This is a predicted structure of an 84-nucleotide RNA (c-di-GMP-I-UAU riboswitch aptamer) from a Chloroflexota bacterium. The sequence was found by an Rfam model in a public genome assembly. Rfam family: c-di-GMP-I-UAU riboswitch aptamer. The family is grouped with related families in Rfam's "c-di-GMP_I riboswitch clan". For this family Rfam cites "Bioinformatic analysis of riboswitch structures uncovers variant classes with altered ligand specificity" (Weinberg et al., Proc Natl Acad Sci U S A, 2017).
RNA sequence: CACGACAAGGGCAAACCCGGGGCGACCCGGGGACGCAAAGCCACGGGGCUCGCGGAUCCAUGCGAGUCAGCCGGGUUACCGAAU
Numbered sequence: 001c002a003c004g005a006c007a008a009g010g011g012c013a014a015a016c017c018c019g020g021g022g023c024g025a026c027c028c029g030g031g032g033a034c035g036c037a038a039a040g041c042c043a044c045g046g047g048g049c050u051c052g053c054g055g056a057u058c059c060a061u062g063c064g065a066g067u068c069a070g071c072c073g074g075g076u077u078a079c080c081g082a083a084u
Base pairs, nucleotide, nucleotide: 002084011036012035016031017030018029019028020027021026034070040076041075042074044073045072046071047068048067049066050065051064052063053062
């Protein structure tokens, strides 16, 4: 440094509900726990989703602006500690 078992101290918070923001995806606060060893952070790559334009009007491709980190990859930081 990689990996992360048994425990310990803890942490986060899905769905859904309430309040608020946004055209929308979605976001914020509160409640709430499905789960999570990075479910901490980052839109760089892929992907999903939203809005707009254009085109077609048989289908589909395209362009722009966003959003999702609990979709995957990547980057970065990080508590405890066995075996390797």